[in-house]
Context: one part of a larger RNA
Molecule: large-subunit ribosomal RNA, half B
Organism: Picochlorum sp. 'soloecismus'
């Protein structure tokens, strides 16, 4: 010193995030017991009295400080939140408000049940059967549970549309002499599903805005309007939900960011994602009160175990090497190691932790990675599973339906025409002998008869399909194994479509003064760009993702904008004329350059907005881009020379692959063809992340992981100083007058490195983060105290400025708070630095892991500088440093004392009284200077007194055991408990202290006095005051190791060993060793309180008498014992 215990004066939660911890309470009997209530509880409520022993039916007696005498053994009450309750949970940081729960609701499931596991067999469900089983939500009980079906989901419906395989096969291609073979393939048919229509919210979910309005004002029952699927009902409400916010009011408190009650302006309440209450219950979370206390004011003593010394035994992390100081500076920006200065004899021990960016763990925060893992979903792509259809397993016999084929039969009405003209061709006759045709007429078409057809219908046949019914033989179930039930369904397999986070694999980009959010990305123009080209930034400005058949070619002609003058309507501006007019216009479009001898404007004729090429240049990593004379062909315009391969120029864009169109006829799997490919031209890119990863891709992680990064953020440092703080200059103004007693606009100049920032320089193989506690230290821009100047200073009290850092600078309420507000004081309740000082010193309330809830956001996983409850703080000290204690050596024998270069500590303030009710003042009020007393805080020492403690002191006493019993004692029970208490140690106690002197000085006040004939206290010489709590010296403490090794005095020992101590970790120091050193003994004191024994009284407990007894550390005395001597061994100055 720590831990664990015991005790504690006065106060009693003032402690603190918080009564954490501790203390109180505790048993039995009796009395008595509130609100509330689900009538059971609440309740051991709260609160009060009693408890021994003897005697005794009852009344009684008797002892102690204390009678459940020790041990065992609830502190209580009030009020709110949440959850009804008992239970369960993160084994190892969360016990809770989370989970569960009885109860409620919805939904699925008819038994071969649904559901679940499994490849399957099979099993669970269940040897159960809708009062059963599965799933989901809610969560006792009470009162209740509003509106919305538009979205998503679920359920149902309908058959109109979409809808796959299968079926179907018009039609077309290829080939072929043909038959045929083959390729493609439309209509049609075709389920679930979707669209569609309904239902459904105790399914997922959702539940408005604006304007006006009433006799003061306010408010708005009322009205208007827009939107919606519907606009939040009852309740509750600054709440576990309220940002602003410590809302406002009330209560409680001296003081209340918490708490309780209200209000409602609900950022962002709200009804089984349940709303609101509520008895009982809770190791839950707030607030208050009583009791109680060392939590605190403010700590003290004691016990035990460690720590320390000795003996024995004996780890660990760590460690580049070490001969391991301070300050200032420097430096990869915080140095034991570099520079300078200073300091320092050598070596240990006990302690303290400020530093060694201490140890531990390749940072968990942050960023990066074409890293990982889980999770989610309306990311992408699969798969399981489920649904549906077809075929197979798969049979029999019927009926019905439509369709198709074939055959037969039949049907066909515009007008006109005799009249119900299906069409075409043939046709002048046909046949039943009487008609019908021809002819004529009507009409678009003419009828008889024959042939072939069309349209619709009927019957029959054949075919496949669909539906229905029956059967039994596959298949399935049951079984009493005889059969029974179901049945071509189901089941299973293959194929197809649908559904499909159930499951899997992945994606989810870059730049970036960290990342995210935002913005950006290609092309054109200008500036930046520094007079060749080029040139960056999340620098400053604008545009493009085209247009035009003329806005193109050519030839000819013309000159613009604007201004002035003149001219009917006519004006500022229409049109005409004149003059001036270098471009102030125009050139499709941004800007720049260019341009009047046209690139502008007008007109004529045209299509060169051509085909095939191309010397040579420019830009340029590549890819690619740009300019281009000339040649050939065929043209346009022009008399010609000539010009013309789009546009005054510079934007108007996209590689490869893949696919389409046109052309070509290059390849062609025996040959020929066909199919397919190639080549030329061309089309399809917001591949806009624009040199384009794929045809095809979003999120969460606080459950996280890995690799790395101080290449990159959060803390701190550094640089900077916009911001901030402070100072100064100027002086408009105000201050009645008057800039500067005081204040000071518009402006200007600085200082500091405390704010908010900027930068990203050390540190990511770790520099622990806010506040509190503890302990401080420095600065001064001074809060108080001290000294001064000015004052719009009468005094007193102030204002302002100057000097000054010695000392001081409070206690509480609220909150995690720093801060702040409030209460009460005070001389004052200073501002800052020190890694926002201080976690190898403490705490852990806040922030910032894992659990959970509310509000809000999100489909969800989840998220929130929003809120709420809970949540692990390691380190034995090697070096430096610091506080102490020794050993060694030096100072040339030793010891003692002295001096003190130097260092440290200290340094305070207030009140009252006197001077004095004086100076001053009309009064009210009311001093300076000087003197005295007291007090507070602080410091040191001490224990006489006051107290605390006092574990080998005294006494009382409970339970129990033992000493044979009684008596008397002893042990154990926290020293058993209780009452006292010596020495010692202590504070709450006592005493003392901050005084004096000298000198130098600050602001300031002066003398003399020039520069500057004056004036001037003088960054002029020369003098003086000031004497401030500052600084120096002295007074207190340390120091001759002060290496410049000081001075004086004295003269022979010191250590080892032993007995000890008011000395002490060890060591050291001190006393003694024939002497009172320690013990013992005797006596005394102090303390305790009247011992035992005996006697007497009493039935007894007990009392009385006699006599006190015991006694630690204290004092006095005394050699009884041990420190003596002797012997032996060893070592040694």
């Nucleotide at each position: 010193g720590u831990a664990u215990a015991u005790u504690g004066a006065a106060g009693g939660a003032a402690c603190u995030c918080g009564g954490c911890a501790a203390a109180u309470u505790a048993c039995c009997u009796c009395c008595g017991u509130a609100c509330c209530c689900u009538a059971g509880g609440a309740a051991u409520a709260u609160g009060g009295a009693g408890g021994g022993c003897c005697a005794u039916a009852u009344c009684g007696g008797u002892g102690g400080c204390a009678c459940a005498g020790a041990a065992u053994a609830g502190g209580g009450g009030g009020u709110a939140g949440c959850g009804a309750c008992u239970g369960u949970u993160u084994a190892c940081u969360a016990a809770a408000a989370a989970c569960a729960c009885a109860g409620g609701a919805c939904u699925c499931u008819g038994c071969u049940a649904a559901g679940u596991g499994g490849u399957a067999a099979c099993a669970c469900g269940a040897c159960g059967u809708a009062u059963a089983g599965g799933g989901u939500c809610u969560g006792a009980c009470a009162c209740c549970u509003g509106c919305c079906c538009g979205g998503u989901g679920c359920u149902g419906g309908a058959u109109a549309c979409c809808g796959a395989a299968c079926a179907g096969g018009a039609c077309a291609g290829g080939u072929u002499c043909a038959c045929g073979c083959u390729u493609g393939a439309a209509a049609u048919c075709g389920a679930a599903g979707g669209u569609c229509c309904a239902g459904u919210a105790a399914a997922c979910g959702g539940c408005g805005g604006c304007c006006g309005u009433a006799a003061c004002u306010c408010u708005g029952a009322c009205g208007g309007u827009c939107c919606u699927a519907a606009g939040g009902u009852a309740g509750c409400g600054a709440a576990a939900u309220u940002c602003c916010u410590u809302g406002u009011c009330g209560g409680g408190u001296a003081a209340g960011u918490u708490c309780c009650g209200a209000c409602g302006u609900g950022c962002a309440u709200g009804a089984a994602u349940g709303g609101u209450g509520u008895c009982a219950c809770g190791a839950c979370u707030g607030c208050c009160c009583c009791g109680c206390u060392g939590u605190c004011u403010c700590c003290a003593a004691u016990a035990u175990a460690c720590a320390c010394u000795c003996a024995g035994u004996g780890a660990a992390a760590u460690u580049g090497a070490a001969u391991u100081c301070u300050c200032c500076g420097u430096g990869c920006a915080g140095a034991u190691g570099c520079g300078g200065a200073g300091u320092u004899c050598c070596c240990a021990a006990a302690g303290g932790u400020a530093g060694a960016c201490g140890g531990u763990a390749a940072g968990a925060c942050c960023c990066u990675a074409u890293g990982c893992a889980c999770c989610u979903u309306u990311a992408c792509u699969g798969c399981a599973a489920u649904g549906u259809a077809u075929c197979a397993u798969u049979g029999a016999c019927a009926c019905u339906g439509g369709c198709u084929u074939u055959a037969c039969g039949u049907u066909g009405u515009g007008u006109a025409g005799g009249a119900u003209a299906g069409g075409u061709g043939g046709g002048a006759g046909c046949c039943u002998u009487g008609g019908c045709a021809c002819c004529c007429u009507u009409g678009a078409a003419a009828u008889a008869c024959c042939a072939c057809c069309c349209u619709g219908c009927g019957u029959a046949u054949a075919g496949a399909c669909a539906g229905u019914a029956u059967c039994u033989c596959a298949c399935c179930c049951a079984u009493c194994u005889a059969u029974g039930g179901g049945a071509a369904c189901c089941g299973u397999g293959a194929u197809a479509c649908a559904u499909g986070g159930g499951u899997a694999g992945u994606u989810u980009g870059a730049c970036u003064g960290g990342g995210g959010c935002g913005g950006u990305a290609g092309c054109u123009u200008c500036c930046c760009a520094a007079a060749g080209a080029g040139u960056a930034a999340c620098g400053g400005a604008a545009g493009c993702g085209u247009g035009c058949a003329a806005a193109g070619g050519u030839a000819a002609g013309u000159u613009c904008a604007c201004a002035u003058g003149g001219g009917a309507c006519g004006g500022a501006a229409a049109c005409c004329c004149a003059u001036g007019g270098u471009a102030g216009a125009g050139c499709g479009u941004a800007a720049u350059g260019g341009u009047a001898u046209a690139u502008a404007c007008u007109u004529g004729c045209c299509u060169g907005a051509c085909u095939g090429u191309a010397a040579g240049a420019c830009c340029c990593a590549c890819a690619g881009g740009u300019c281009g004379a000339g040649c050939a062909g065929a043209g346009a315009c022009g008399a010609a020379a000539g010009u013309c391969g789009g546009c005054c120029a510079u934007a108007g864009u996209g590689a490869c692959c893949c696919g389409g169109g046109a052309g070509u006829a290059c390849c062609a799997c025996g040959u020929g063809g066909a199919u397919g490919g190639g080549c030329u031209c061309u089309c399809g890119a917001g591949u806009a992340a624009c040199g384009g990863a794929u045809c095809a891709a979003a999120g969460g992680u606080a459950c996280g992981c890995u690799a790395g990064g101080g290449a990159u953020a959060a803390c701190a440092g550094g640089c900077u100083a916009a911001u901030g703080a402070c100072u100064c200059c100027c002086a408009a103004g105000a201050g009645c007058u008057c800039c500067u007693a005081u204040c000071g606009a518009c402006g200007g100049a600085g200082u500091c490195g405390u704010u908010u920032g900027g930068c990203a320089c050390c540190u990511c193989g770790a520099u622990g983060u806010c506040g509190a506690c503890u302990c401080a230290u420095c600065g001064c821009a001074u809060c108080c105290u001290c000294g001064a100047g000015c004052u719009g200073a009468a005094g007193a009290a102030g204002g302002u400025u100057c000097g000054a850092a010695g000392g001081g600078u409070u206690c509480g309420g609220c909150u995690g708070u720093u801060c702040g507000c409030c209460g009460a004081u005070u001389a004052a309740a200073g501002c800052g630095g020190u890694a926002c000082g201080u976690g190898a010193g403490u705490u852990g309330g806040g922030u910032u892991u894992a659990a959970u809830a509310c509000g809000u956001c999100g489909u969800a996983a989840g998220a929130c500088a929003g809120u709420a409850u809970g949540g692990a703080u390691c380190c034995u000290a090697u070096c430096u440093c610091c506080u102490u204690u020794g050993g060694g050596u030096g100072u040339u024998g030793a010891a003692a004392a002295c001096u003190g270069c130097g260092g440290a500590a200290a340094g305070c303030a207030u009140a009252u009284c006197c001077u004095u009710g004086u100076a001053c003042g009309a009064g009210a009020g009311g001093a300076c200077c000087g003197g005295a007393u007291a007090u507070g805080a602080c410091a040191a020492a001490c224990c006489u007194a006051u107290g605390a403690u006092g574990g080998a002191c005294c006494a009382g006493u409970u339970g129990u055991u033992u000493c044979g019993c009684c008596a008397g004692a002893a042990g154990c029970a926290c020293c058993g408990c209780u009452g006292g208490g010596u020495a010692g140690u202590u504070a709450c106690g006592u005493u003392u202290g901050g005084g004096g002197g000298u000198a130098a000085c600050a602001a300031c006040u002066g003398c003399u006095g020039a520069a500057a004939g004056c004036a001037u206290c003088u960054c002029a010489a020369g003098c003086a005051g000031g004497c401030a709590a500052u600084c120096c010296c002295u007074a207190u403490c340390c120091u001759a190791a002060a290496c410049a090794u000081g001075u004086u005095u004295u003269c022979a020992c010191a250590a080892u060993c032993g007995u000890a101590a008011a000395a002490g970790a060890u060591c050291a120091u001190u006393a003694c060793g024939a002497a009172a050193u320690a013990g013992g003994u005797g006596g005394a004191a102090c303390g305790u309180c009247u011992a035992a024994g005996c006697a007497u009284a009493g039935u007894a407990a007990u009392a009385u008498g006699u006599g006190c007894g015991c006694c630690u550390a204290u004092c006095c005395a005394u050699a009884c014992u041990a420190a003596a001597u002797a012997c032996a061994a060893u070592a040694u100055u």